[in-house]
Context: one part of a larger RNA
Molecule: small-subunit ribosomal RNA, 5' domain
Organism: uncultured bacterium
RNA sequence: GGACGAACGCUGGCGGCGUGCCUAACACAUGCAAGUCGAACGGAAGCAAAGAUUUCGGUUUUUGCUUUAGUGGCGAACGGGUGAGUAACGCGUGAGGAACCUGCCUUUCAGUGGGGGACAACAGUUGGAAACGACUGCUAAUACCGCAUAAUGCUUUUGAGUGGCAUCACUUAAAAGCCAAAGAUUUAUUGCUGAAAGAUGGCCUCGCGUCUGAUUAGCUAGUUGGUGGGGUAAUGGCCUACCAAGACGACGAUGCGUAGCCGGACUGAGAGGUCGAUCGGCCACAUUGGGACUGAGACACGGCCCAAACUCCUACGGGAGACAGCAGUUAGGAAUAUUCGUCAAUGGGGGAAACCCUGAACGAGCAAUGCCGCGUGAGUGAUGAAGGUCUUUGGAUUGUAAAACUCUGUUGUAUGGAAAAAAUUGCUAGGUUAGGAAAUGAACUUAGUUUGAUGGUACCAUACCAGAAAGCCCCGGCUAACUACGUGCCAGCAGCCGCGGUAAUACGUAGGGGGCGAGCGUUAUCC
Numbered sequence: 001g002g003a004c005g006a007a008c009g010c011u012g013g014c015g016g017c018g019u020g021c022c023u024a025a026c027a028c029a030u031g032c033a034a035g036u037c038g039a040a041c042g043g044a045a046g047c048a049a050a051g052a053u054u055u056c057g058g059u060u061u062u063u064g065c066u067u068u069a070g071u072g073g074c075g076a077a078c079g080g081g082u083g084a085g086u087a088a089c090g091c092g093u094g095a096g097g098a099a100c101c102u103g104c105c106u107u108u109c110a111g112u113g114g115g116g117g118a119c120a121a122c123a124g125u126u127g128g129a130a131a132c133g134a135c136u137g138c139u140a141a142u143a144c145c146g147c148a149u150a151a152u153g154c155u156u157u158u159g160a161g162u163g164g165c166a167u168c169a170c171u172u173a174a175a176a177g178c179c180a181a182a183g184a185u186u187u188a189u190u191g192c193u194g195a196a197a198g199a200u201g202g203c204c205u206c207g208c209g210u211c212u213g214a215u216u217a218g219c220u221a222g223u224u225g226g227u228g229g230g231g232u233a234a235u236g237g238c239c240u241a242c243c244a245a246g247a248c249g250a251c252g253a254u255g256c257g258u259a260g261c262c263g264g265a266c267u268g269a270g271a272g273g274u275c276g277a278u279c280g281g282c283c284a285c286a287u288u289g290g291g292a293c294u295g296a297g298a299c300a301c302g303g304c305c306c307a308a309a310c311u312c313c314u315a316c317g318g319g320a321g322a323c324a325g326c327a328g329u330u331a332g333g334a335a336u337a338u339u340c341g342u343c344a345a346u347g348g349g350g351g352a353a354a355c356c357c358u359g360a361a362c363g364a365g366c367a368a369u370g371c372c373g374c375g376u377g378a379g380u381g382a383u384g385a386a387g388g389u390c391u392u393u394g395g396a397u398u399g400u401a402a403a404a405c406u407c408u409g410u411u412g413u414a415u416g417g418a419a420a421a422a423a424u425u426g427c428u429a430g431g432u433u434a435g436g437a438a439a440u441g442a443a444c445u446u447a448g449u450u451u452g453a454u455g456g457u458a459c460c461a462u463a464c465c466a467g468a469a470a471g472c473c474c475c476g477g478c479u480a481a482c483u484a485c486g487u488g489c490c491a492g493c494a495g496c497c498g499c500g501g502u503a504a505u506a507c508g509u510a511g512g513g514g515g516c517g518a519g520c521g522u523u524a525u526c527c
Base pairs, nucleotide, nucleotide: 001527002526003525006523007522008521009520010519013374014373015372016371017370018369019367020366021332027329028328030327031326032325035074036073037072040071041070043068044067045066046065047064048063049062050061051060052059053058081285082284083283090210091209092208093207094206095205096204097203100202101201105198106197107196108195109194110193111192112191113147115145116144122137123136124135125134126133127132153178154177155176156175157174158173159172160171161170162169163168183190184189185188211257218248220246223245224244225243226242227241228240229239230238260282261281262280263279264275265274266273267272287308288307289306290305291304310321311320312319313318338364340363341362342361346360347358348357349356350355377407378406379405380404387398388397389396390395412464413463414462415461416460417459421454426449427448428447429446430445431444432443433442471516472515473514474513475512476497477496478495482511483510484509485508486507492499493498
């Protein structure tokens, strides 16, 4: 000198764009953060219409619409947070999988036949303070289970050919065995099942790189390898039985400490050094420890089970909870924001769609926390006014500074106008395409209509007023900038050298000056 997720002191006008618990991965009141589908299903409630009946109160049947607790499907494994752990194939980079999986999506081929038994909801009985149950009975399905059909699928056996990287891979022939499905509605679509391929996402293996110290030198028994078996989507001591005695290490094993890694950021002429906030990629975690279930995918932040600590409720028998999601509270700390608005856009989930959900996101609020921009007026103005300070008492300086005059109106105040971000979807009316006699429907397309949280915001116009807007640090040398008074080794200053003991340009105040400027200094840290 530069930098900063900064803090502190003094000061503080505006705008744009960023950033904002670095400490206790401490504890959390309250609200919200993951739902959706009635075009899978049976009910329930409400409304309307029609029919039957009627004692004119009503009852009942059918149909339609709306709402939905439950069964069922998809999602909840994404998105969002944090960096505790981890020195590791965790990450980065480059290869490999002839050892693998992949819901939704795309393409192709084939199929979708015929049956059965339940369980919720519901009704009844009943236990419990509650959380939540128990029993009996009825019922539907795209829920569940057999059967049929079936290969280019899977398993086993036997051949042939080609190739390779050892186990083998691919192609092909034959035989035996095994395995599927679900319907819905507006009748044209959409679902469902099997197989092959793609895309996407994941999993595994390996080469190289990846902090400190030897005042850590030996370490290891599932340890190293083999065989058989198990397990996995898959290789493998991943696990297990047996066998062998190996494996690693001064090219630093093992143990201790520290740490998420990277793209990148800061600095520097570079080499390098330091860091890993925001944004993006990967990993790990979700009170602590362990476990599996479901599923294409989890060993699952807002799922389940067990144990532990803690908090809360209790009728003492038993229960409930997990903000390292968004706000917010307590605590810690030098220190870090609103219990805000909207799904309008972008994106995500569900749905045929309308639409619903979305603290993702987009916006607004707070903070000079950073960067950038603008302003606090401009011109003229010498009786060089008054006042202040210094003085050799002549004057010098503050100083064109002020006053005064003439302007301007950025910003401000008031009034009026007023965006872009909107593309859609849907609806209405037409057109084109394939098919067909035609119609309906589908896809594409044209026109109209509809959709804005921000926000009456940005921006524009008009009017008015110099009116409402300057401080902070320094002045001995380094280092730009000097005098007076007070103090008298006191009070104090200080980054280093050092100043202060009666003429202090170094302390305090004043005048003057220098620097930067809505900031200026100090402190911490890095280069």